[in-house]
């Protein structure tokens, strides 16, 4: 060194979750890799960390170390969306309330502005008058079996008579009381009045007339400054999503570089 059997290892790795861990089962990545069971209110196992049962394949392209590169995820931080809560000292910015300051704009006005006398009115007292109610008187209808009145047939009392008395009924009047009513009287009241007379008048208003001679009356953004809400915009926290990032954590696939058997012939 070569041939032959056969042996550890292999026959796929990884990342997040889960877990005291380590492996699967699901999830996502490499990218092509033997079968059959069995698993998420899980399955198996225990640092030598699937298990059981079978098959390949084998000492290197194939295993097994290191290093290099890095798919992919996690973490960290930024940034932006959107929800959710919390802050009003957010020296209060938007929309608001007072006040104040400012004076755009229109407008009256030398045919006379504000002011300033005076007079009247508005208001208030009292009266008259009116005007509406009421109520009561006139006024008008009815209104008494007897106890109203008048007149009282008939009837009855008395009387010798003449005549007197009392008197139902009827007729006629009438009182209380019912009721009408346009006007009239009188007393009263009023949410009444372009009404009248007297009286009072603080201030404001309006009108007149006089003086007198230029102002006057709206009052818009700004500004200050106060006060209110928490709806917008802010600040903070958090919760998912996106996007950049990171001398952060593992890391497949890949290139490199070293390792690693046993027996029998020759």
């Nucleotide at each position: 060194c070569c041939g032959c059997a056969c042996u550890a290892a292999c026959c796929g790795g990884g990342g997040a979750g889960u877990c005291a861990g380590c492996g699967g089962u699901g999830c996502c990545c490499u990218g092509u890799a033997c079968c059959u069971g069995c698993a998420a209110u899980c399955c198996g196992c225990u640092a030598c960390a699937g298990c059981a049962g079978g098959g390949g394949c084998g000492a290197a392209u194939c295993c097994c170390g290191g290093c290099c590169c890095c798919c992919g995820g996690g973490a960290g931080u930024g940034c932006g969306a959107u929800g959710u809560g919390c802050c009003g000292u957010c020296a209060a910015g938007c929309c608001g309330u007072c006040g104040g300051u400012g004076g755009a704009u229109g407008g009256c006005g030398c045919u006379g502005a504000g002011g300033g006398a005076u007079c009247g009115g508005u208001c208030c007292c009292g009266c008259g008058c009116a005007a509406c109610g009421a109520a009561g008187g006139a006024c008008u209808g009815u209104g008494a079996a007897c106890c109203a009145u008048g007149u009282c047939a008939g009837g009855c009392g008395g009387g010798g008579a003449a005549c007197c008395g009392a008197g139902c009924a009827g007729c006629a009047u009438u009182a209380a009381g019912c009721g009408g009513a346009a006007a009239c009287c009188u007393u009263u009241g009023u949410g009444u009045g372009c009404c009248g007379c007297g009286g009072g008048g603080a201030a404001g208003c309006c009108g007149g007339u006089c003086c007198g001679g230029a102002g006057c009356c709206u009052g818009a953004a700004g500004c200050c400054g106060u006060c209110c809400a928490a709806g917008c915009g802010g600040g903070c926290a958090u919760a998912u999503c996106g996007c950049a990032u990171u001398u952060u954590c593992c890391a497949a696939a890949g290139g490199c570089c070293g390792g690693u058997g046993u027996g029998c012939g020759g």
A computed fold for a 266-nucleotide RNA, annotated as Bacterial large signal recognition particle RNA. Its mean pLDDT, the model's own confidence on a scale to 100, is 76. Rfam family: Bacterial large signal recognition particle RNA. From the family's description: The signal recognition particle (SRP) is a universally conserved ribonucleoprotein involved in the co-translational targeting of proteins to membranes. By type it is a non-coding RNA gene.